[in-house]
Context: one part of a larger RNA
RNA sequence: UCCGGCGAGUGACGCUGGCUGGCGAGGCUAAGGAGGAGGACCUCUGGAGCCGGAGCGACAGCGAGCCUGAAGAGGGCGCCUGAGUCAGCCGGUGUUGACCCGAAACCUGGUGAGCUACCCAUGGGCAGGGUGCAGCGGGGGUAACGCCUCGUGAAGGCCCGCACCCACGUGAGUUACAAAUCAUGGGGAUGACCUGUGGGUAGAGGUGAAAUGCCAAACGAACCAGGAGAUAGCUGGUUCUCCCCGAAAUGCAUAGAGGUGCAGCCUCGGCACGAGGGCCAUCUGGAGGUAGGGCACUGGAUGGGUUAGGGGGCGCGAGCUUACCACACCCAACCAAACCGCGAAUGCCGGGUGGUCGUGCCGGGAGUGAGACGGUGGGGGCUAAGCUUCAUCGUCGAGAGGGAAACAGCCCAGAGCGCCGGCUAAGGUCCCAGAGUGCAUGCUAAGUGGGAAAGGAGGUGCGACGGCUCGGACAACCAGGAUGUUGGCUUAGAAGCAGCCACCAUUGAAAGAGUGCGUAACAGCUCACUGGUCGAGUCGUCGCGCGCCGAUAAUCCAGCGGGGCUGGCAAGCAUGCCACCGAUGCCGCGCACGGCGCCCCCGGGCGCCGUGGUAGGGGAGUAUUCUGCGUGCGGUGAAGGCCGAGCGGGAGCACGGCUGGAGCGCGUGGAAGUGAGAAUGCCGGA
Repeated sequence: UCCGGCGAGUGACGCUGGCUGGCGAGGCUAAGGAGGAGGACCUCUGGAGCCGGAGCGACAGCGAGCCUGAAGAGGGCGCCUGAGUCAGCCGGUGUUGACCCGAAACCUGGUGAGCUACCCAUGGGCAGGGUGCAGCGGGGGUAACGCCUCGUGAAGGCCCGCACCCACGUGAGUUACAAAUCAUGGGGAUGACCUGUGGGUAGAGGUGAAAUGCCAAACGAACCAGGAGAUAGCUGGUUCUCCCCGAAAUGCAUAGAGGUGCAGCCUCGGCACGAGGGCCAUCUGGAGGUAGGGCACUGGAUGGGUUAGGGGGCGCGAGCUUACCACACCCAACCAAACCGCGAAUGCCGGGUGGUCGUGCCGGGAGUGAGACGGUGGGGGCUAAGCUUCAUCGUCGAGAGGGAAACAGCCCAGAGCGCCGGCUAAGGUCCCAGAGUGCAUGCUAAGUGGGAAAGGAGGUGCGACGGCUCGGACAACCAGGAUGUUGGCUUAGAAGCAGCCACCAUUGAAAGAGUGCGUAACAGCUCACUGGUCGAGUCGUCGCGCGCCGAUAAUCCAGCGGGGCUGGCAAGCAUGCCACCGAUGCCGCGCACGGCGCCCCCGGGCGCCGUGGUAGGGGAGUAUUCUGCGUGCGGUGAAGGCCGAGCGGGAGCACGGCUGGAGCGCGUGGAAGUGAGAAUGCCGGA
């Protein structure tokens, strides 16, 4: 991992509904007793008791009333308005282990110190070598002692190092030789040493040179059995089929937030009524302060004017002054969720008309109460997030199909089944690849298309406006571009050209007290401006369309799905048009099921509408085991197994052959240990 078997809503007793049945203002017996039987039992008896038939009040109590109250008031609960009860089955629920498996733990009683910790008693062990304490002796020395020296001596948690004990480094081992080992180094090795035997201390405890260590290979509280099926608002799992309907991820509350209660939304049944209801369209009456707009109000904020006050300057002062700050006021242009003298569209409430749909109430059963993304309107955030939180609509959720290369939430569209028929939607029509190398008119040259901003640019097409222009414009070329004058000031100098001020005048066709380069300053070169040559357009501003730059990433292309596509003619872009392709949409034909209606010769037939679906509600079936009744099959071969093109909408059911070798069906009822693929399920096998 696979295969086989086993494996999860059950039982009891209550409550509450439904269905069926009995009796009915009543209904039923319980234990017990008697009789009977072919199993689960049956019949009779037993009226104790229970429910119902009257309520109200705290009670006394009264009673179709009662209570409160002074009350014939008012109010509250009742009557008027009459159905129960018993049984069987089913749905739900309560108490129980209560659908199954699963804790970490808690408690009770025991078992453990043959491991290990410490302690007690009694034994055992420590090759060899080194060092050489005290004491003592000899010698020297001293007044004497101390002292010096040689020897003797043998001390020591002394030194080196086997046994023994330990476990610091490294390597090996790591389904090991081994659930802690092996190798080689290492530490202790007369000691707080090591060790044998016997004994002691026990879990709310012991022991501990102390680590929460150890107490029999997992110890922050041992192990075993029991309470025990502890509890688990948590995770996992929960077994046949088809048909009808079909959610929620919200509100309020919660020792509440991944749970629950009530409501909302789903389903099933009953009753009532066919409108005073829902939806849509249109007309109409309303409430309101959003979008927008606005600035009288509340605030904010800018420029100018005017002007209190303040600051600066001047003045002895009075006071004067100011391009400073600034209240108020005036003008102008603005800003605001918590500003409004305005104010929509929608939406909401009501009414009329038309269309369409059944609607309401009561009761049984739920699930949901983690939502996700997208569009729109807001808050939070960074006008960040596949972010977060509301509102509203959609889709997914629970939705298949077509498109978007691929892609829950986007676009189209809601799949009962079948068809080798047709039409369309989104999106497409050169090839991959179904359908146009379609038509018309433009645009793009960037492979833009096929990613991107501020910003930049004689890209290109179109439009508008303005200037100049055959009295000659624009560009180019030839020539002039002067004089007072080197303007004044400044300055070392300042001569058009550092800077400041002024910016006149003359001649002239024209020429600035000078546009740029240049010089130390001059000089020089240019420009404006003018004439000439040339001979037709030229210069500028604004707007629009498409393009260009801005544009850098990690394995080769990798920002059209790919191939590939543009120079009159696009497979790009814009506008318009025609045709076609394209889905489980729509149509056609056949069939099934559900609902409603009609017909009916009671067999059935016809018409219309419907039939995606998770949680979940409802309905109808299939199969397994046992069983009452009825009826069958089987050694001339039961069940089971294998194979087969049969039947049924399906679960399933037949039939035939082979195998197998002794039991097994069918019809109709009843009862359940009643259906397996998942639970790191359990047992067995491969």
Molecule: large-subunit ribosomal RNA, domain II
Organism: Chloroflexota bacterium